[in-house]
RNA sequence: GCCGGUGUAACUCAGUGGCCAGAGUGCCUCUCUCGUAAAGAGGAAGUCGAGAGUUCGACUCUCUCCACCGGCU
Numbered sequence: 001g002c003c004g005g006u007g008u009a010a011c012u013c014a015g016u017g018g019c020c021a022g023a024g025u026g027c028c029u030c031u032c033u034c035g036u037a038a039a040g041a042g043g044a045a046g047u048c049g050a051g052a053g054u055u056c057g058a059c060u061c062u063c064u065c066c067a068c069c070g071g072c073u
Stems, first nucleotide, its partner, number of pairs: 001072007010025004018056001027043005049065005
């Protein structure tokens, strides 16, 4: 330099055009307990990597860029 993949909550991931973006773990509060853990109930937390384009509508499709991973030279 060329090609491909990944980027979504603190972490691991789902969501492949239409609802208000979800799950598990973790975190906070409460119940339970002599106390802790476990268990149960509730809650907070996201500019969906950045910018632009297409569309009535974009996490999703297209382009550019950024970061990381892999392959080729």
RNAcentral holds the sequence, with entries from ENA. The RNA shown here (transfer RNA) has 73 nucleotides and comes from Aeromicrobium panaciterrae. It matches the Rfam family "tRNA". About the family: Transfer RNA (tRNA) molecules are approximately 80 nucleotides in length. By type it is a transfer RNA. Its mean pLDDT, the model's own confidence on a scale to 100, is 82.